[in-house]
RNA sequence: CUACGAUAAUAGCAAAUUCAGCGAAAGCUGAAGACGCAAAGCCAACGGGUCUAAAACAGGCAACUGUUAUGACGGCUGGGUUUCCGAA
Numbered sequence: 001c002u003a004c005g006a007u008a009a010u011a012g013c014a015a016a017u018u019c020a021g022c023g024a025a026a027g028c029u030g031a032a033g034a035c036g037c038a039a040a041g042c043c044a045a046c047g048g049g050u051c052u053a054a055a056a057c058a059g060g061c062a063a064c065u066g067u068u069a070u071g072a073c074g075g076c077u078g079g080g081u082u083u084c085c086g087a088a
Stems, first nucleotide, its partner, number of pairs: 004086002012037002017032006035075001041081003046078003049073003056067004
């Protein structure tokens, strides 16, 4: 240095849930809270997957129904990129 990853050390993140705010929703942000995580840092304008359907389009007298991402999820996953520590 590369790979690897411990019942080591130091630091970090924060699932569910609750409260407040934002959003049409999925979801996001803040506070509380810890299920977990060595990349649970970042990239959704790299690919696959999943969720939602405002607007648009189609149908309908209407209520409403269907399609669709340009909206989301990096804590679904492959990949890219940066990175603390050092037992075997």

This is a predicted structure of an 88-nucleotide RNA (c-di-GMP-I riboswitch aptamer) from a Clostridia bacterium. Its mean pLDDT, the model's own confidence on a scale to 100, is 89. The source organism's lineage runs through Bacteria, Bacillati, Bacillota and Clostridia.